[in-house]
The RNA shown here (transfer RNA) has 73 nucleotides and comes from Candidatus Portnoybacteria bacterium RIFCSPLOWO2_01_FULL_43_11. It matches the Rfam family "tRNA". Its family is annotated with triplet codon-amino acid adaptor activity in the Gene Ontology. Model confidence (mean pLDDT): 82 of 100. The organism belongs to Candidatus Portnoyibacteriota, within Bacteria.
RNA sequence: GGGCACUUGGCGCAGUGGUUAGCGCGCGUCGUUGACAUCGACGAGGUCAGAGGUUCAAAUCCUCUAGUGCCCA
Numbered sequence: 001g002g003g004c005a006c007u008u009g010g011c012g013c014a015g016u017g018g019u020u021a022g023c024g025c026g027c028g029u030c031g032u033u034g035a036c037a038u039c040g041a042c043g044a045g046g047u048c049a050g051a052g053g054u055u056c057a058a059a060u061c062c063u064c065u066a067g068u069g070c071c072c073a
Base pairs, nucleotide, nucleotide: 001072002071003070004069005068006067007066010025011024012023013022018056027043028042029041030040031039049065050064051063052062053061
């Protein structure tokens, strides 16, 4: 330098055009216990990497930029 893939709560991921963006772990409060753990209930936490475009409507499609990983040279 060229090609491909990925970027979504603190971490790991799902969601491939249309209802309020969800799941597990973690975190907080409460319940349960003599206490701890387990378990249960409730809750906080996201401008979906950034910008632009397409569309009635974009996390989702297209372009550019940035970052990460892999392959080729």